[in-house]
RNA sequence: ACUCCGAAACGGCAAACCCGCCGAAAGGUGGGGACGCAAAGCCGAGGACCUAAGUUCCAUACGGAAUACGGUGGCCGGGUUGCCGAA
Numbered sequence: 001a002c003u004c005c006g007a008a009a010c011g012g013c014a015a016a017c018c019c020g021c022c023g024a025a026a027g028g029u030g031g032g033g034a035c036g037c038a039a040a041g042c043c044g045a046g047g048a049c050c051u052a053a054g055u056u057c058c059a060u061a062c063g064g065a066a067u068a069c070g071g072u073g074g075c076c077g078g079g080u081u082g083c084c085g086a087a
Base pairs, nucleotide, nucleotide: 005085006084012037013036017032018031019030020029021028022027035074041080042079043078046076047075048072049071050070054067055066056065057064058063
């Protein structure tokens, strides 16, 4: 120095919920707030899940169904970068 691993230490991130804003929604974002997280940093062209504006189909109508180019990295896999260093 690197790999595995995760005791200690310095710290880091921030779930639910509340308020504002964006969005059709899922959800995102700023502030508050901490459930937790050793990558809960980043990557959405592998899988899974969520939503359905638009489109298509059904329907006398109300409506219903399917569908991602939308979304979730705090769903998993994978890639990539990184703090510390006991056994």
This is a predicted structure of an 87-nucleotide RNA (c-di-GMP-I riboswitch aptamer) from an Armatimonadota bacterium. The organism belongs to Armatimonadota, within Bacteria. Rfam family: c-di-GMP-I riboswitch aptamer. Its family is annotated with cyclic-di-GMP binding in the Gene Ontology. Of the family's consensus pairs, 95% are formed in the model. Its mean pLDDT, the model's own confidence on a scale to 100, is 89.